[in-house]
RNA sequence: GCUUGAUAAAGCCAAACUCGGAGCGAUCCGGGGACGGAAAACUAUAGGGUCUCACAGAGACAGCCAGUUGCCUUG
Repeated sequence: GCUUGAUAAAGCCAAACUCGGAGCGAUCCGGGGACGGAAAACUAUAGGGUCUCACAGAGACAGCCAGUUGCCUUG
């Protein structure tokens, strides 16, 4: 450097639901929770897509694809 992602080790994140809060809304923040994840880390300035609204426009989603970076591990 390429490759594997286990029944190994060290850890990490946290869907649905629920309680409190913010927002017109998509949705977000915090607590509980654990369906899952080998990038479920970061990026919504630039690409596709989906969604919302007070729709010349303004927003949301990275746990949809994508882009960037990277731990451990197999060969």

c-di-GMP-I riboswitch aptamer from a Mollicutes bacterium, 75 nucleotides, folded computationally. The sequence was found by an Rfam model in a public genome assembly. The organism belongs to Mollicutes, within Bacteria. Rfam family: c-di-GMP-I riboswitch aptamer. Its family is annotated with cyclic-di-GMP binding in the Gene Ontology.